[in-house]
């Protein structure tokens, strides 16, 4: 704080991937379908987390939307990395 970055915080856009011919349990119902919830199985990658690469520093470190799938997700909803716009803060350059 004129600019840029960083970081917050509001608006907006924001993919992926079984609501499984599975199994129990719970509540509604005559009962069936639906619904919820554990389990199993399968499937995703863009909160986080973790591992290496280019690469940067120099001895041992940083580091991706790259990999992993701990966690999180897999109907809408919500949320998501990231992208714009606008506000703040005066942290760093300048």
């Nucleotide at each position: 704080c004129a600019a840029g970055a960083a970081c917050c915080g509001u608006c907006c856009g924001g993919a992926g991937a079984g609501a499984g011919c599975g199994g129990c349990u719970c509540a509604c119902g005559c009962a069936g379908a639906g619904g919820a919830g554990c389990c199993c199985c399968g499937c995703c990658g863009a909160a986080g987390g973790c591992g290496c690469a280019a690469c940067c520093g120099c001895c041992c470190g940083g580091a991706a939307a790259c990999g992993c799938u701990c966690a999180g997700g897999c109907a809408a909803c919500a949320g998501u990395a990231c992208a714009g716009a606008c506000g703040g803060u005066g942290u760093c350059u300048c």
The RNA shown here (Glycine riboswitch aptamer) has 94 nucleotides and comes from a Gammaproteobacteria bacterium. Its mean pLDDT, the model's own confidence on a scale to 100, is 77. The organism belongs to Gammaproteobacteria, within Bacteria.